[in-house]
RNA sequence: GCUGGAUGACCGCCCGGCAACGGGAGGAAAGUCCGGGCUUCAUACGGGCAAGGUGCAGGAUAACGUCCUGUCGGGGCGACUCGAAGGAAAGUGCCACAGAAACAUACCGCGAGCGCCUAACGGCGCGCGCAAGGGUGAAAUCGUGAGGUAAGAGCUCACGGAGCACUGCGGAGACGCAGGCUCGGGUAAACCCCACCUGAAGCAAGACCGCUCGAUUGAAGGAUGGCCCAUCCGAACGAGCUAUGUCGCAUCGAGGCGCUCGGUGACGAGCGCCCCAGAGAGAUGGUCAUCGCCCACAUCGUGGGAACAGAAUCCGGCUUACAGGC
RNA sequence: GCCGGAGUAGCUCAGCUGGUAGAGCAGCUGAUUUGUAAUCAGCUGGUCGGGGGUUCGAUUCCCUUCUCCGGCU
Numbered sequence: 001g002c003u004g005g006a007u008g009a010c011c012g013c014c015c016g017g018c019a020a021c022g023g024g025a026g027g028a029a030a031g032u033c034c035g036g037g038c039u040u041c042a043u044a045c046g047g048g049c050a051a052g053g054u055g056c057a058g059g060a061u062a063a064c065g066u067c068c069u070g071u072c073g074g075g076g077c078g079a080c081u082c083g084a085a086g087g088a089a090a091g092u093g094c095c096a097c098a099g100a101a102a103c104a105u106a107c108c109g110c111g112a113g114c115g116c117c118u119a120a121c122g123g124c125g126c127g128c129g130c131a132a133g134g135g136u137g138a139a140a141u142c143g144u145g146a147g148g149u150a151a152g153a154g155c156u157c158a159c160g161g162a163g164c165a166c167u168g169c170g171g172a173g174a175c176g177c178a179g180g181c182u183c184g185g186g187u188a189a190a191c192c193c194c195a196c197c198u199g200a201a202g203c204a205a206g207a208c209c210g211c212u213c214g215a216u217u218g219a220a221g222g223a224u225g226g227c228c229c230a231u232c233c234g235a236a237c238g239a240g241c242u243a244u245g246u247c248g249c250a251u252c253g254a255g256g257c258g259c260u261c262g263g264u265g266a267c268g269a270g271c272g273c274c275c276c277a278g279a280g281a282g283a284u285g286g287u288c289a290u291c292g293c294c295c296a297c298a299u300c301g302u303g304g305g306a307a308c309a310g311a312a313u314c315c316g317g318c319u320u321a322c323a324g325g326c
Numbered sequence: 327g328c329c330g331g332a333g334u335a336g337c338u339c340a341g342c343u344g345g346u347a348g349a350g351c352a353g354c355u356g357a358u359u360u361g362u363a364a365u366c367a368g369c370u371g372g373u374c375g376g377g378g379g380u381u382c383g384a385u386u387c388c389c390u391u392c393u394c395c396g397g398c399u
Base pairs, nucleotide, nucleotide: 001326002325003324005291006290007289008288009287010286011285013024014023015022016021026308030319031318033317034316035315036314037313038202039201040200041199046229047228048227049226051198052197053196054195055194056070057069058068059067060066071085072083073082074081075080086193087192091191092190093187094186095185107134108133109130110129111128113126114125115124116123117122142160143159144158145157146156147155161183162182163181164180166179167178168177169176170175206247207246208245210241211240212239213238214237221233222232223231255274256273257272258271259270260269261268262267293305294304295303296302297301327398328397329396330395331394332393333392336351337350338349339348345382353369354368355367356366357365375391376390377389378388379387
């Protein structure tokens, strides 16, 4: 990663059908974490702000935070696999304790100069230069070596590392290669910046019936969401009831299966065949036989066992659970 | 079914611009009392529901999962 016992008979249950008969749980039906179909919100799914989400490139798709192919980075000898993978030189915040200093600093230290003391070695003081060494820390100004210097330092050189809004070449692009320049921490799953996306609520949405009650000249309010603007509504219905009627809703769909073609692939196109659960929040089960798998035994057989879990508006994903087998 | 909220000591709750987790009640020990209660002093007690990630560092931020509670016909 795939699979999730097979076949038959009998007795039941649910749905469709006049009947004969036909169909009847899953790879996750689960979590409700994403994305859509559909429905309502009088115009409007209006404009702005706010809020939320996504974050390498190109593609697939109805759409996606999913998938495919690639780039870069991590892991593995390897087949392969993993990655919330924009920006820290736009700004702000934070970095406990320790430490001199956590962003512009020098505690110990190293060094030449001047002054004083000393016979001298040396000591003390003053301002100055430095950041190699010590020490603290998760993190201390690119690492190692050599040169250089008063002492030092990318100050210079070699090798290595990192960055760039630089140049050339290659690529559709992410990016790669070569050259040049630079060497000033971390954190954006902190605020934020940049780019793109998002109206809100949800099938207990909602539409149409049945019965009962209320309202009917009232202008106050209201328009399902955070705020504002703009616009609009404002005589039209509201509430309740039923072991809750019909539809939504289950025969036509982003449907399933097979073949061919295009594409590296996700996927797409064409042709043929098929109709494949469904409610009352309630059906989808049991027994027997044969075969397959596992275990035990006294082994031509006997006995036992088989996980996770169970549709409720539908579909595409993700995640989680899972005996045994491949 | 759909939508929302909460898990921190035995119980009820604080703690959130990330830096060693606290309060009240309960429990234990001592004092006080003839003794108990009350009172006073001290002490014990924590996988911050579980797992993973970001970070030097997570109760806090992010993902996933478990349990409990509430609303809607």